[in-house]
RNA sequence: CGGCUGUAGCUCAAUUGGCUAGAGCGCUGGUCUUCCAAACCGGAGGUUGAGGGUUCGAACCCGUCCAGCCGCU
Numbered sequence: 001c002g003g004c005u006g007u008a009g010c011u012c013a014a015u016u017g018g019c020u021a022g023a024g025c026g027c028u029g030g031u032c033u034u035c036c037a038a039a040c041c042g043g044a045g046g047u048u049g050a051g052g053g054u055u056c057g058a059a060c061c062c063g064u065c066c067a068g069c070c071g072c073u
Base pairs, nucleotide, nucleotide: 001071002070003069004068005067006066009025010024011023012022018056027043028042029041030040031039049065050064052062053061
């Protein structure tokens, strides 16, 4: 100097601007069970890394910065 990544506690989606941002695991309440586990039915949990810009509208586009990884000199 260039590239990629950053979304729930963890692993990841969101089809290249528009539906209320979702799934699995985990956490938690209940049913069941003598108890636990399993199974089933629910629930909570998100400033989409930070600030700004464009737009009627941004996780998505633009720019700056931060963190991690890779590459070049």

This is a predicted structure of a 73-nucleotide RNA (transfer RNA) from Ankistrodesmus falcatus. The source organism's lineage runs through Eukaryota, core chlorophytes, Sphaeropleales, Selenastraceae and Ankistrodesmus. The RNAcentral record of the sequence draws on ENA. It matches the Rfam family "tRNA". By type it is a transfer RNA. Model confidence (mean pLDDT): 81 of 100.